[in-house]
RNA sequence: AUGAACGCUGGCGGCGUGCCUAACACAUGCAAGUCGUGCGGACCUUGGUGGGGCAACCUGCUGAGGUUAGCGGCGAACGGGUGAGUAACACGUGAGCAACCUACCCAGGGGAGUGGGAUAACUCGGGGAAACCUGAGCUAAUACCGCAUAAUGCAGCGGUCCCACAUGGGGCAGUUGUUAAAGGGAGGCCUCUGCUUGCAAGCCUCCGCCUUUGGAUGGGCUCGCGGCCUAUCAGCUUGUUGGUGAGGUAACGGCUCACCAAGGCUGGGACGGGUAGCUGGCGUGAGAGCGCGACCAGCCACACCGGCACUGAGACACGGGCCGGACUCCUACGGGAGGCAGCAGUGGGGAAUCUUGCGCAAUGGACGAAAGUCUGACGCAGCGACGCCGUGUGCGGGAGGACGCCCCUCGGGGUGUAAACCGCUGUCAGGGGGGAAGAAAGUACGGAGGUCGAAUAGGCCUUCGUAUUGACGGUACCCCCAGAGGAAGCUCCGGCUAACUCCGUGCCAGCAGCCGCGGUAAUACGGAGGGAGCGAGCGUUGUCCGGAAUCACUGGGCGUAAAGGGCGCGCAGGCGGCCGAGGAAGUCCUCUGUGAAAUUCUGGGGCUCAACUCCAGAGGGUCAGGGGAAACUCCACGGCUAGAGACAGGUAGAGGCGAGUGGAAUUCCCGGUGUAGCGGUGGAAUGCGUAGAGAUCGGGAAGAACACCGGUGGCGAAGGCGGCUCGCUGGGCCUGUUCUGACGCUCAGGCGCGAAAGCGUGGGGAGCAAACAGGAUUAGAUACCCUGGUAGUCCACGCCGUAAACGAUGGGCACUAGGUGCCGGGGGGCGUGAUACCCUUCGGUGCCGAAGCUAACGCGUUAAGUGCCCCGCCUGGGGAGUACGGCCGCAAGGCUGAAACUCAAAGGAAUUGACGGGGGCCCGCACAAGCGGUGGAGCAUGUGGUUCAAUUCGAAGCAACGCGAAGAACCUUACCUGGGCUUGACAUGCACGGGAAACUCCCUGGAAACAGGGAGCCUCCUUCGGGACCCGUGCACAGGUGCUGCAUGGCUGUCGUCAGCUCGUGUCGUGAGAUGUUGGGUUAAGUCCCGCAACGAGCGCAACCCCUGCCCGUAGUUGCCAGCGGGUAAAGCCGGGGACUCUACGGGGACUGCCGGUGAUAAACCGGAGGAAGGUGGGGACGACGUCAAGUCAUCAUGGCCCUUAUGUCCAGGGCGACACACGUGCUACAAUGGCCGAUACAGUGCGCUCCGAACCCGCGAGGGGGAGGGAAUCGCAAAAAGUCGGUCUAAGUUCGGAUCGGAGUCUGCAACUCGACUCCGUGAAGGCGGAAUCGCUAGUAAUCGCGCAUCAGCCACGGCGCGGUGAAUACGUUCCCGGGCCUUGUACACACCGCCCGUCACGCCAUGGAAGCCGGAGGGGCCCGAAGCCGGUGACCCAACCCGCAAGGGAGGGAGCCGUCGAAGGUCAAUCCGGUGACUGGGGCGAAGUCGUAAC
Repeated sequence: AUGAACGCUGGCGGCGUGCCUAACACAUGCAAGUCGUGCGGACCUUGGUGGGGCAACCUGCUGAGGUUAGCGGCGAACGGGUGAGUAACACGUGAGCAACCUACCCAGGGGAGUGGGAUAACUCGGGGAAACCUGAGCUAAUACCGCAUAAUGCAGCGGUCCCACAUGGGGCAGUUGUUAAAGGGAGGCCUCUGCUUGCAAGCCUCCGCCUUUGGAUGGGCUCGCGGCCUAUCAGCUUGUUGGUGAGGUAACGGCUCACCAAGGCUGGGACGGGUAGCUGGCGUGAGAGCGCGACCAGCCACACCGGCACUGAGACACGGGCCGGACUCCUACGGGAGGCAGCAGUGGGGAAUCUUGCGCAAUGGACGAAAGUCUGACGCAGCGACGCCGUGUGCGGGAGGACGCCCCUCGGGGUGUAAACCGCUGUCAGGGGGGAAGAAAGUACGGAGGUCGAAUAGGCCUUCGUAUUGACGGUACCCCCAGAGGAAGCUCCGGCUAACUCCGUGCCAGCAGCCGCGGUAAUACGGAGGGAGCGAGCGUUGUCCGGAAUCACUGGGCGUAAAGGGCGCGCAGGCGGCCGAGGAAGUCCUCUGUGAAAUUCUGGGGCUCAACUCCAGAGGGUCAGGGGAAACUCCACGGCUAGAGACAGGUAGAGGCGAGUGGAAUUCCCGGUGUAGCGGUGGAAUGCGUAGAGAUCGGGAAGAACACCGGUGGCGAAGGCGGCUCGCUGGGCCUGUUCUGACGCUCAGGCGCGAAAGCGUGGGGAGCAAACAGGAUUAGAUACCCUGGUAGUCCACGCCGUAAACGAUGGGCACUAGGUGCCGGGGGGCGUGAUACCCUUCGGUGCCGAAGCUAACGCGUUAAGUGCCCCGCCUGGGGAGUACGGCCGCAAGGCUGAAACUCAAAGGAAUUGACGGGGGCCCGCACAAGCGGUGGAGCAUGUGGUUCAAUUCGAAGCAACGCGAAGAACCUUACCUGGGCUUGACAUGCACGGGAAACUCCCUGGAAACAGGGAGCCUCCUUCGGGACCCGUGCACAGGUGCUGCAUGGCUGUCGUCAGCUCGUGUCGUGAGAUGUUGGGUUAAGUCCCGCAACGAGCGCAACCCCUGCCCGUAGUUGCCAGCGGGUAAAGCCGGGGACUCUACGGGGACUGCCGGUGAUAAACCGGAGGAAGGUGGGGACGACGUCAAGUCAUCAUGGCCCUUAUGUCCAGGGCGACACACGUGCUACAAUGGCCGAUACAGUGCGCUCCGAACCCGCGAGGGGGAGGGAAUCGCAAAAAGUCGGUCUAAGUUCGGAUCGGAGUCUGCAACUCGACUCCGUGAAGGCGGAAUCGCUAGUAAUCGCGCAUCAGCCACGGCGCGGUGAAUACGUUCCCGGGCCUUGUACACACCGCCCGUCACGCCAUGGAAGCCGGAGGGGCCCGAAGCCGGUGACCCAACCCGCAAGGGAGGGAGCCGUCGAAGGUCAAUCCGGUGACUGGGGCGAAGUCGUAAC
C1' cells in the first nucleotide's frame, strides 16, 4: 500500500467501491427497438351521408382519431459484459498505403423519364401434441425488375503538363465503351395551367431518392522500434522462401491455386515448452528501479465448446442463422426448445464480494418530421466500516482526594477531577415546522425580427413572455422543542518498541515477527489493577514495494569468506597507437509534429471543511521529421613508427621427439670360501637357513631408475622435464636498428594439450607394491608395525580428461619509492689478460619493504596499488556436484546441473582464555633419596548401606566421613509411640470480668504433664478512679530446628602464601584488544636491576604486629641466692642482697652493612670476617582480582512460600547406641632397641571456690574418711614419662598381646536395663609386621615419651587443642606422576578436553529419485469417414419480370437436387511430451537423554 479476508467491537454523514475462485450451471423478470409523414389490411372510437328498419340495430360511401400483426425502411456491428484464448503487428509508440473502404452527417455539382411482374398480410383447404409447416387464391409500396437518359464516375486508347521513394501518382483536354434513381411522403397555397365552391397531375416549403466531387468520422492493411520466463527446447520450415500466371478481396500479399526454382529463419536465441489480454496508469522507491494491470479510459479478444457462411456501409455477428458436440428442458416418442462473460437474482465453488429496488427528471443512444416510444447505458436509491474523508459520544467547576478495586516498606500510594455534586452548552441521532438547486431544452400559446416563397398560406431560423416536465424526495439546507440525555472499543506493555506491578501456573498450560520466554518469587504464559498506542475502529493473515548496495545501470564482488575456466591456439563478438583532411551513424544544440482524456504536480474555483469535483497550466518518449555543430567514438581516404611482426648476429637451458650407449645399486642364477644362524621389531613372531642360509669372492642374466653435481638454480602455456652421445624440433633472451606499417589485445562456441590412477590389445616384469595371505599389537584391529605378494608401476598403440591441475591470485597494456640475493645477455671501469671485482642496462627468478590497498591476515614494479580492454565465475548452509534430461566414454565415469524438504546459521580473519599423550624456562615433601605409618588383626569413632514405630538433620572427590558434636543415660532432642494444652512454653498491646497477688505447703486421680480441692501468706505505688502483678474470657497476635544456601546477609572451605590481578593517562589497532605486565638477568616473590611507547598507580609480595633465640636498662614478690650473717637432719628456712637465673616492661642487635670473587661497572649470587643470630634467623597472625550457583535458612539474621485445637507447645517412655555387611580416621599390638619387678633423675603449658584439695588414717585397688593450705610465680592438681641403675623373662601365640566373657566392686547422677567411666579377681580372642594400593615428614622436623586444658555431674577422649622431654635419616637430581607460575605454538574447544565431534545400525516422522505397470492430460503426424457452408461442375426437375412469339411454347437467366475440392467433430494407427499413482527399492532430511566403535579438531 490493498478489489481483500478473519477475530473482537461498532453512533452519524459524504464520496468511492464490492465474484480476485467455477469463461461452473442457471428458475423468473427486464436489458433493442422504432417509424402509420413508405405500403396494403384488420380492429376500435367518433363525425358526415345513403339504404334497410318504428327503434335498438344492420349495411354502403366518406372524413377525423386511436391500436397495430404483416410488407417495407433505419437500427440491431453501438451501448453493456467478460479475460477464456492470445508471446501475436495483439498492444504501445512513430511512420506508411502511389494498395483501400466508410451507412447516417456536412459542403459543392448534376439528376429522378418510362414501363412491368410479383408477394406477405388476408381468405379457403391440408398436416402436426407442439414448434411450426404446406397447397390454392386476392393485394400494396420508398419492396422487386426491364428500358431510357447520363457525367468531372468506371474501363480501354493515345496526347500534354506537373510530381515522385520502386512498382508509379496527379492535373488538363480528346475519344470509345459502360453504369442510376422513389418525384415517393407530409403540410400548405391558388401566382401560372386544368377542372373550376374548391381541388389537383400545378405552385411553394419540408422530409426522402439517384449520381458525382470533396470533407468529417470510423475502420482495413503494411513497416521501424519497445515490453515475460526457460538452452535440462538447438536446430526449425514444403505453401515452406521466391518467381510466372490465374483466382479472390474494399485493398497489398503464398491469401488461395497451377507450374518453375530451392530457398527462408536461427546463438542479437529460430523452433519448442511454460506463463500472460496489452496500454494510459496504479502501488512503492531519493532516484534508477521493482511489483501490478481492480475501479475509470483507449485498444484487442471472446459470447455454452468447435466449425461455417448469409445479410449488410459495417459481422463471420453476446440477447441473428446453419451444422457438429456436451449439457438442460418439453414431448402425444414421431419430434422440438435453450445458451445471464447484459441488470437483478439462484444453486455451486470459495477465506470472500450486494437489491429479483426506483426512474427515464438529467446525460447519452436508436427510431421518428414531430409529439414521442424504447433504453438494467445512465441517473438515483438499497446492502457491506471494504476504502478514503468529515463528525459526535459533551464542556466548565468540583477533595491533599469518597466508595470500590489494585499495590504497599502498613507510613502510604494508584485509579483520580476521574465519579458523585454544582453550573452550562447543544453538534449528531429523536420530535415538529419550513424547504431548495439539479430544468434547460422541447412543445403549446402570445409578441418581435429575419429568410424561402407569387403569397398578408406555410415552412425554417433568432428572440421575449406565459404555461408545462424531478426518480432521488419532503432529500440537502434552515428554524423550533426536549434533554447530558441514545452513542467506545481494540491491540499492546522482555529488547527491537511507547507502556509495570500483584496473583495464579511450575519446561505444565501456554506465548512467539526475530532474539527468545515457562523446570516455585515469570514486567515474556493466564487473570487483575495500572499504563502505552490508535480510535468507529483495532488487531491478525495473505500479497507487493521499501529497508536489501542481498542481482550492485545508478551501485557489489572472486588469494584465505560463495566465486579465476587445468593450460594453450583461435573464428564470431567486444575493445584498439600518432598526424592530416572528408563524411555525419552515435553525440550535442535548435525548430516542427506527435506523446487522447482521466491520473500525478502547480495555481485557482465549488460542496460549511475535507474526501470528492470543476477550470487553467506544467510535465511526460530509447518517438518521427527539418536545420545546424564536428571535439570525442564511428565510417571511408592519405600518411607515420613509439604497438606488433620480420631480418641479421650471438646466447643459456632436466623444453619436446627419436635412436643409441654407460656405470653404480637391487634381485636372481652358477661356482668358490665358510658355519649357524639370518632377518625383522618398541619387543617379538611369521619368514629364510645344516638339502649349507646370512657373510664374502668370482662369473653371468634381467628390468627399472639415474647417487655426487643439485641450488633459495634452469626450461616449458600448463601438466611437467634430471646419466651420457647423436639426429630432428619448439620457444625465450640479448645486440644491431635493415624492413613491413596498427598487421594489435582478448575471446562465447570450437579445436588441441593435459599428473596420477584407471580401461583395451600386445609385450615386459629387477625393485616397489593396492588386493590378498600370514605374524604381531589390541577389548577388537578387516589398520598403523613385520614377513610375503598379484594387478599395477616400464614399453608400443588406442582410450579416459580428472586433481589441493595451487601463487587456492585469468590474459594484455600503461603508470606508481627503494634495498638486497641469484640466473641469462650487452656496454663501461680496473687490469697485459681469462676469471674475479666495481658501475650500468635489458630479460628472468627470490626476499624485505615507501605510498597505496585489504575485514584482517597480508599484498606491495612478479600488486592483492592506480587505470583501461576482453573472457570466466559468485549470490546463505545442508539436500548435492545428487536426481532427471541431454552430450561424451568400452567401462569406470566425465561435462552440463535442479527441486521438494530442512536449518538460523554455515563461513573468513583476528582477539582473549582454556586445553594439548606441543615446545621452552621455573617452582612445591610433586617425584626421587630417606624415616615412620595406613591398607591385614582386635577395639574405638565417623560414614554408607540395611533394619526400625523412630534409628532427627546437615556435610559428599581433593576441599564429606574422631566433620557441625570443646561431652546424646533423663535433659540436650530437632525423631518415634502414647497422654495433654489452645492467646498458647515466650513478646507487645487492647477490651471486659475477677483477685488482692506472686509465692509456699498439703490432699485426691495420674507415668508425668495436667486436672480437681484445701491451707498458709495477704506486698508496693496512688491524683482513691486506678496502676504494677496474677487469674479468667475475648481480640490483635505469638510460635515453627517446616521448605527454598538455586531468592539472600553474615561467616567459612578451596585453588593458595600460589605470584599474581588490575587501573589512569598515553600509544598502537576499524574492532575485540594490545602495550604497560613481553624481553635480558635475578629473586621465596610482578623481588630487584637493565632494556623498552610507554609513564605512573592500586590490590597482592615483602616490611610494619605477636612468640622465640643474644645483650642491655628498669623493677625485685610469691621468684632467685653469688658474697655477708643466723639457722636446720636437710631445705632461700630467716636477716639480708639486687650480682645471677627468672619474671615483666622498655630498648639494642642483622642492614648483603664490611672484604674477596662472579656479573653489564647493575640487581644479585658465591665465599669469607665479625657475631647469640646471616642473607626472609625459626614460628605465628595476615589469604589479591576471582573460581567452584562450593558449604551453612539447624548458630544467627533475612525475602518469599507453607502450618495455626497444629508442622505450635507440655509430659512420660523409647530412639539418635540397631547390625549380614562396606569405607574413612584412629588406638593397642604382634614383642627382646622388648615385657615385667625394684630403685632413681630431669620439664613446660596450664587449671582450681557449687573448685583444686596436702599431710594423716582405712581399702589390694577404684576409692572412702579427713580437712591444712590455696581466688594461687605463695597452696593444690603433681607422679612427668621415655631415661638411668639393678633384676627377671629367652623366642614361646610366650611373663608378647590384650579383645571377649564371668564374678565382685567404686564413683557421678532423681535414675547407669536399653546405654556411663573406673577398680579388683578370673577369662585370655585375633594378631608373628600386613595384597593391590596409599599417607605424613627436609630439623629441634620425623619418630618416640609423657603432661595440661576446653566441653563436662559423670563419660564412652583412643578425639580435639596445647606443652615440654629424648631426638634422627635423606635430598644425586627434575626424566617421570600430581599441582602450580611465565613465554610460545596449534585449535573445529568457550557451562572451555569430564570439550567437541564422525559414520553404520535400531526406532518414529517427512519430502524425494528409480520401478513391472496402471490412470489422466497436451500438442502434433499418417490414414479413414466427412456435417453445415462457400466455391466449382452439372442441373432431364422447378421458376412471374427480360427477349422471340397471337398463343402454345422457346430462349436468356436463376434455383432445387446431384457430383467434386476444401472442411469441424469423430474413428483408427504408431510415436512424443507432461502429470498422477505403484508392490518393491535407493539414498536424503528431521527427531533431550538407544547400539557399536573414535575418523576429524

Small-subunit ribosomal RNA from an uncultured bacterium, 1497 nucleotides, folded computationally. The sequence is in RNAcentral, with records from ENA, Greengenes and SILVA. Model confidence (mean pLDDT): 87 of 100.